Molecule: transfer RNA
Organism: Spirochaetota bacterium
RNA sequence: GCCGAUGUAGUUCAAUGGUAGAACAUCACGUUGCCAACGUGAUAGCGCGGGUUCGAUUCCCGUCAUCGGCUCCA
Numbered sequence: 001g002c003c004g005a006u007g008u009a010g011u012u013c014a015a016u017g018g019u020a021g022a023a024c025a026u027c028a029c030g031u032u033g034c035c036a037a038c039g040u041g042a043u044a045g046c047g048c049g050g051g052u053u054c055g056a057u058u059c060c061c062g063u064c065a066u067c068g069g070c071u072c073c074a
Base pairs, nucleotide, nucleotide: 001070002069003068004067005066006065007064010024011023012022013021018054026042027041028040029039030038047063048062049061050060051059
């Protein structure tokens, strides 16, 4: 330099055009003499910038980060 993959909640992962979910974690409450465990509830997210569309996490372009592969002359 070229090609590809990935980027979503604090963490690990879903959702492939139509209100973004789960598990774990955190906080509150309930249960218990206390803790743990269990139950109920709450908080919290689409890497960034454009484009297409009535509507974009999803499609297109650019860009950034991480990972992998290829190439390597001066």